[in-house]
RNA sequence: UUAUCGCCGACUGGAGAGCCGUCACCCAGCGUGACGCACCGAAGGAGCAAAUCCGCCGCAUCGCGUGACGGGUGAAUCUCUCAGGUACCAAGGACAGCGGGAGCGGC
Numbered sequence: 001u002u003a004u005c006g007c008c009g010a011c012u013g014g015a016g017a018g019c020c021g022u023c024a025c026c027c028a029g030c031g032u033g034a035c036g037c038a039c040c041g042a043a044g045g046a047g048c049a050a051a052u053c054c055g056c057c058g059c060a061u062c063g064c065g066u067g068a069c070g071g072g073u074g075a076a077u078c079u080c081u082c083a084g085g086u087a088c089c090a091a092g093g094a095c096a097g098c099g100g101g102a103g104c105g106g107c
Base pairs, nucleotide, nucleotide: 001106002105007101008100011097012096013095018037020036021035022034023033024032025031026029038086039085040084044082045080046079047078051073052072053071054070055069057067058066059065
């Protein structure tokens, strides 16, 4: 000094799915809480494919290769639904955009 990259905080945009049932309470409502059933995936969490590594046993053109089995690492907006959520509004919200800050790296 700052193109990229992730991080921090600001602003903007930002989806889905019950006006369900029972019980309790009082503020008497599309209320709150507990439980049950159903449902959603975009906080968070969990799972794994290729690939790669290790072990072991084969095959082979035996210095290069290849296959089975077992194990490790291994991404997502995929899968699960633990958590969270399920009228509108609000809140939350992955992700995206924009500019800022402190860094890694580079020079």

The RNA shown here (Glycine riboswitch aptamer) has 107 nucleotides and comes from Variovorax sp. PAMC 28711. It matches the Rfam family "Glycine riboswitch aptamer". From the family's description: This family represents the bacterial glycine riboswitch. Glycine riboswitches usually consist of two metabolite-binding aptamers domains with similar structures in tandem. The same sequence occurs in records of 2 taxa. RNAcentral holds the sequence, with entries from Rfam and Ribocentre. Its mean pLDDT, the model's own confidence on a scale to 100, is 76.